The prediction has a mean pLDDT of 88. This is a predicted structure of a 344-nucleotide part of an RNA (small-subunit ribosomal RNA, central domain) from an uncultured rumen bacterium.
Context: one part of a larger RNA
């Protein structure tokens, strides 16, 4: 590179938006560039590669046939482009309903845990398999009242919602994004994907400048143990919180890229529609079971890992190695790109 691949063997890009680009719904007309079909010319010879002859065979040497291509010129007219015309079934608007921890920025709540004050109180408390470090007679622990201050929201809570993913959860109130349902007025293909690119991005870090209750790397101290630079106790800084501005990873997981269509049933449950309140039926999600089928198996089975089309990301034995280099970015940490010799 052909090929075959991509849930667990290697291998879906963390995710969105969105350029070139590749692909594209129905009819109708025109064109003919693509296709496809006739004919001319043009592919020197000599080699090549098939057949067949001469040297007595081969090498050699001869006859024949053999060139994907181009060029020009008739011609068809399905398909593919083009270009004009017209559709509503994609796709969008519109209108009328809905549901909801989407997101932003305010305010505001209760309980717990800590901590400050007094009151009551007295001698233990704490901790663990058992202790000890620790805390307390300069009154702890426990308890009762007041106050503080951060940080999180128990019940509802649910294979229940919402978001494109990270991800989101007391409660209000402005701003606001997107879903879904029903008419079926309105645009008329306006779309699918998407290298680049730009934007989003859990934790952890990292810079400024704030806050610091609980928990807590690091770190001391107590145990353990043969040691115990760990697991278990006591205390404990960074951090977690907040603005604001880097960082760009992750088992960023459904290990399963987006979009269409198309293929038995059953059962539960979210939010609409639909009826006569319950039901059928019905879209749109979200489970479980399961049949054709597919799969190495395991499992997957309308939320597909079934049978297809578009399109974009990826893999090619193991180690070396995600490592050296060399280029971007980055405050740094490092991250994106990413080899070789070697070796089995």
């Nucleotide at each position: 590179u052909u090929g075959g691949g991509c849930g667990u063997a290697a291998a879906g890009g963390g995710u969105g938006c969105g350029u070139a680009g590749g692909c594209g719904g129905c009819g109708g007309g025109a064109u003919a560039a693509g296709u496809c079909u006739g004919a001319a010319g043009u592919g020197a010879a000599a080699g090549g590669c098939u057949g067949c002859a001469g040297c007595u065979c081969a090498a050699c040497u001869g006859c024949a046939g053999u060139a994907u291509g181009c060029u020009u010129u008739g011609g068809a007219a399905a398909c593919u482009g083009u270009c004009c015309u017209g559709c509503u079934g994609g796709a969008g608007u519109g209108c009328a309903g809905g549901a909801g921890a989407g997101g932003g920025c305010g305010a505001u709540g209760g309980a717990a845990c800590u901590c400050c004050a007094u009151g009551u109180g007295u001698a233990g408390c704490g901790g663990u398999a058992a202790a000890a470090u620790g805390c307390g007679u300069a009154g702890a622990u426990a308890u009762a009242u007041g106050g503080a201050a951060g940080a999180a929201c128990a019940c509802c809570g649910g294979u229940g919602g919402c978001g494109a993913a990270g991800g989101c959860g007391g409660u209000c109130g402005c701003c606001u994004g997107g879903c879904c349902u029903g008419c079926a007025a309105c645009u008329g293909a306006c779309g699918c994907u998407g290298a680049a690119g730009c934007a989003c991005g859990a934790a952890a870090g990292c810079g400024u400048g704030g806050g610091g209750a609980g928990c807590a790397a690091a770190u001391a101290g107590g145990a353990u143990u043969a040691g115990a630079u760990a697991c278990c106790c006591u205390a404990g800084u960074a951090g977690u919180c907040c603005a604001c501005g880097c960082c760009g990873u992750a088992a960023a997981c459904g290990a399963u890229g987006a979009g269409a269509a198309c293929u038995a049933a059953g059962u539960g449950u979210u939010g609409g529609g639909g009826g006569a309140a319950u039901a059928a039926c019905u879209c749109a999600g979200u489970g479980c079971u399961g049949c054709a089928g597919u799969u190495a198996a395991c499992g997957c089975a309308a939320u597909a890992a079934g049978u297809u089309c578009u399109c974009c990301g990826c893999c090619u034995g193991g180690g070396g190695a995600g490592u050296a280099u060399g280029c971007a970015c980055g405050c740094a940490a490092g991250u994106g790109u990413g080899a070789a010799a070697c070796u089995c």